[in-house]
């Protein structure tokens, strides 16, 4: 300084739902990770080979609910920004194990803020925004 940076619905009743009600769906940005993958070393059968297999290194990937940010709603502040500063979702069993809220399994949970004939994680705006942060 430059790019890049959020994903997901059918169907039912109804005078009106993309909101209700049934069945499905989606999961920023960094951290931790015993898991998988790939590659190289070594080892390993009576001998030869090393598919496999173990051991070690690298290399990538790996949590929505465990840490942390952002995002979003407030206060304070200012000409307006900048700045402070409050407040902000959701997990439990069972296995394995020295060690897991990350692994297997198996059941649950949860989703800013405005609008809308009818309540919204999934339609619409604020946003062609702004941003944890990546990457060059």
């Nucleotide at each position: 300084u430059u790019u890049c940076a959020g994903g997901g619905a059918a169907g039912g009743u109804g005078a009106a739902a993309a909101u209700c009600c049934u069945u499905a769906c989606u999961g920023g940005c960094g951290g931790u990770a015993a898991c998988a993958a790939a590659a190289a070393a070594c080892g390993u059968a009576u001998u030869u080979u090393a598919c496999g297999c173990g051991u070690u290194u690298u290399u990538u990937g790996a949590a929505g609910c465990c840490c942390g940010c952002g995002a979003g709603c407030g206060g304070c502040g200012u000409a307006a920004a900048a700045g402070c500063u409050g407040c902000u979702g959701a997990u439990u069993c069972g296995g394995u194990u020295a060690a897991a809220u990350u692994c297997c399994g198996a059941a649950g949970c949860c989703a800013a803020c405005g609008g809308u004939u009818a309540c919204a994680g999934u339609c619409c705006g604020g946003a062609u925004g702004g941003a944890a942060g990546a990457a060059a």
Predicted 3D model of a 136-nucleotide RNA (FMN riboswitch aptamer (RFN element)) from uncultured Bifidobacterium sp. The prediction has a mean pLDDT of 80. The model forms 100% of the base pairs in the Rfam consensus. The sequence is in RNAcentral, with records from MGnify.